RNA sequence: GCAGGAUUAGCUCAGUGGUAGAGCAGCCGACUGCAGAUCGGCAGGUCUCCGGUUCAAACCCGGAAUUCUGC
Numbered sequence: 001g002c003a004g005g006a007u008u009a010g011c012u013c014a015g016u017g018g019u020a021g022a023g024c025a026g027c028c029g030a031c032u033g034c035a036g037a038u039c040g041g042c043a044g045g046u047c048u049c050c051g052g053u054u055c056a057a058a059c060c061c062g063g064a065a066u067u068c069u070g071c
Base pairs, nucleotide, nucleotide: 001071002070003069004068005067006066007065010024011023012022013021018055026042027041028040029039030038048064049063050062051061052060
């Protein structure tokens, strides 16, 4: 330099146009002599950024950034 992949919660990841989710972690409660485990609940997001298409974009299109792989 060229080609391709990835970027969504603290972490690991779902979500392929119509109200953003799960597991783990965190917090609260139940249980327990205490704690752990288990069960219930709560909180946590500018969906990397800019622009475009659309009634409507995490999702489609263009560009940029970071990162990984191959040549």